[in-house]
RNA sequence: UCAAUAAUAUAUUCGUAUCUUCGUAUACCUUUGGCAAUAAGGGUCAAAAGUUUCUACCAGUUAGCCGCAAACUAACUGACUACGAAGGGCAAUUUUCUGUUU
Numbered sequence: 001u002c003a004a005u006a007a008u009a010u011a012u013u014c015g016u017a018u019c020u021u022c023g024u025a026u027a028c029c030u031u032u033g034g035c036a037a038u039a040a041g042g043g044u045c046a047a048a049a050g051u052u053u054c055u056a057c058c059a060g061u062u063a064g065c066c067g068c069a070a071a072c073u074a075a076c077u078g079a080c081u082a083c084g085a086a087g088g089g090c091a092a093u094u095u096u097c098u099g100u101u102u
Stems, first nucleotide, its partner, number of pairs: 019087007026056001030048006041066002050057001058078007
């Protein structure tokens, strides 16, 4: 630490929808392998790693670079998920006011 048994104690069962913003995590990032394309191309499949973290690990645009080879690069824009906080809002209860009916 886990499991079983016994005893004791405590708690729970109904309603609280959902949305927005902010913070933390992660940079929607990085590494590796298989296969694939070749300037009208630069992809795809899988694994690992990253978070006191479940999940996700992509999309779009632009600019480069590679003279046909096996390898891509940079910039910008856009999320989801986990946890926390704030606000709006829903529901329930109570009080007050107004209206209607008896």